The part of an RNA shown here (large-subunit ribosomal RNA, domain I) has 554 nucleotides and comes from Firmicutes bacterium CAG_194_44_15. NCBI's taxonomy places the organism under Bacteria, Bacillati, Bacillota. Model confidence (mean pLDDT): 82 of 100.
Context: one part of a larger RNA
């Protein structure tokens, strides 16, 4: 010291578990906020460090229902309490709600300092305590300067805004990396990112439309049409639409003319603003003359009913001197099923316990729903006069968007300049002109079909099973960083702590008895316990040194 055998440590891989994730399904719900929000900071327990609850009425307070025997949250301990006068638990409603935060009295290095007013606390002084004090906007009101009249200023008052929000939306600003095998027009892509703004959806909608001699009737979405027609350094790539078939399906309000009425302004009989009636559409309104009823409704407030939010009730098994720590398994023999989903229970249960199937339920919220009431809509003839959205329509030039890169480039926006008509009008049909044929622009709203999914309930998987599955079986935590941010690792005793009284070596730690358990080689570093790695024995095998010794040799 090598091999080999056998025992052991370290170790924590596998194997079965799963509290926790992944992804989808089907409801629901979809916004919180100055009546103070999302986050948070500090407190609150008999003892309380963390975590959950909760706020100086602090693991809690009041009612209303439920439930019915134990409670006082994870948390196992002590001590003290509370409960059938019904605790604790549950669901609803209500009070309380410090301090920061849009943070709002001022003020600031967030959880902090300091005011003014009115009211209280023997309150006069100092302290407390409470209510109240930002800014903008909008509207009515009041008051009021140069500068007469009147208006800016000011100031009161009511009301609204501000801030958060997983994705979806609308809109504003807008890359590059990359592809084009390099690159610059092009393309990524109007993508990412930043801003701004709405809502449970947003947006888009009632034709100045699309189409072709035939017509069709807002808007969204999906399937085709069709990777067509096009566009393109005709490269790389972009890429329609009209038909066709489904979802859904809803139409309405002004503006004007005319009629009435109120106020202002002045130049005193004409303007102009405001109200209210009237109308609202491609062959229509005003007017003029006849009618006024049925029916409608997306708007307000409500009734039954119907659902959500605590929860009831819920069939059916027994033996066994088999095994076994244990019966649920084996064996005998039964019974239940509108229930043999599951999930527990000392190993494998339909019938032991939770549940399941099929019923049942609310004093209170909520939502839904639509009976009823209100409230608005709500007709036919004539044709002379009037109305019918303007710095718009359209042209030039310069841009964007249109599948469409300036093109033959029309449609649509609009930067700058010019600039109509007025129904005998005006726009469109892809350059322009004619015929023809469709519309009626320069105001407005609008559900459903769609588009998401932080939230909730129920439930599914030929997902994961601790290096997987979220980053996290709980964690944005320790822990790095000045910040912005980046960011772990860590699960399993045992059917039950029965968690080893007590003895013995040891300062401890640890151990060896003994007890506990089936099992202690389950003893908390605890389930199984692989390999590296290290020990220890035995066995073999080789080698060295150095004493003995006359030699072999020990």
């Nucleotide at each position: 010291g090598g091999c080999a055998c056998a025992g052991g440590g370290c170790g924590g891989a596998u194997g079965c578990c799963u509290u926790g994730g992944c992804a989808c399904u089907a409801a629901g719900a979809g916004c919180c906020g100055a009546a103070g929000a999302a986050a948070g900071a500090c407190g609150u327990g008999a003892c309380a460090a963390g975590c959950u609850g909760c706020g100086a009425a602090a693991a809690g307070c009041c009612g209303c229902g439920g439930g019915g025997a134990g409670g006082a949250g994870c948390a196992a301990a002590u001590a003290u309490c509370c409960c059938a006068u019904g605790a604790u638990c549950c669901g609803c409603g209500g009070a309380u709600g410090u301090c920061u935060g849009a943070a709002u009295g001022g003020g600031g290095a967030a959880a902090c300092c300091c005011g003014g007013c009115a009211g209280g606390a023997a309150a006069g002084a100092c302290u407390c305590c409470u209510g109240u004090c930002a800014u903008c906007c909008a509207u009515g009101c009041g008051c009021c300067a140069a500068u007469c009249c009147a208006u800016a200023a000011c100031g009161c008052a009511u009301g609204g805004a501000a801030g958060g929000g997983a994705a979806c939306c609308c809109g504003g600003u807008g890359a590059a990396c990359u592809g084009a095998a390099a690159c610059a027009u092009c393309u990524a892509a109007g993508u990412a990112a930043c801003c701004g703004g709405a809502g449970g959806a947003a947006a888009a909608g009632a034709a100045a439309g699309a189409a072709a001699c035939a017509u069709c009737g807002a808007u969204u979405c999906c399937g085709u049409a069709a990777g067509u027609a096009g566009c393109g350094g005709c490269g790389a790539g972009c890429g329609a639409a009209c038909g066709c078939g489904g979802a859904g399906g809803a139409g309405g309000c002004c503006a004007a003319a005319c009629c009435g009425g109120a106020a202002u302004g002045c130049g005193u009989g004409c303007a102009u603003u405001c109200c209210g009636g009237g109308g609202u559409a491609g062959a229509g309104g005003a007017c003029u003359g006849c009618a006024u009823a049925a029916g409608c409704u997306a708007c307000c407030u409500u009734a039954a009913g119907c659902a959500g939010c605590a929860g009831c009730a819920g069939a059916a098994c027994g033996g066994u001197u088999u095994u076994g720590g244990g019966a649920a398994a084996g064996c005998c023999g039964g019974c239940c099923g509108c229930a043999g989903a599951g999930g527990g229970u000392g190993a494998a249960a339909g019938c032991c316990c939770c549940g399941u199937a099929a019923g049942c339920g609310a004093a209170g919220c909520u939502g839904u729903g639509g009976g009823a009431g209100g409230a608005g809509c709500g007709g036919c003839a004539g044709a002379a006069u009037c109305c019918g959205g303007a710095g718009u329509a359209c042209c030039a030039c310069g841009a964007g968007a249109c599948a469409c890169g300036a093109g033959a480039a029309a449609c649509c926006u609009u930067g700058u300049g010019g600039g109509a008509a007025g129904c005998c009008g005006g726009g469109g049909g892809g350059a322009c002109c004619a015929c023809c044929c469709c519309c009626c622009a320069a105001g407005c709203c609008u559900a459903a079909a769609u588009a998401c999914u932080a939230c909730u309930u129920a439930g599914u998987g030929a997902c994961c099973g601790a290096u997987a599955g979220a980053g996290c079986a709980g964690a944005g935590u320790a822990c790095u960083g000045u910040g912005a941010a980046g960011g772990a690792a860590a699960g399993g005793u045992g059917a039950a702590a029965a968690g080893g009284a007590c003895c013995c070596c040891g300062g401890g730690a640890g151990g060896g008895g003994a007890g506990u358990g089936a099992a202690a080689g389950a003893g908390a570093a605890c389930c199984u316990g692989a390999a590296a790695c290290c020990c220890u024995g035995u066995g073999u095998u080789u080698a060295c040194a150095a004493a003995c010794u006359g030699u072999g040799g020990u």

The full RNA is in RNAcentral, with records from ENA and SILVA.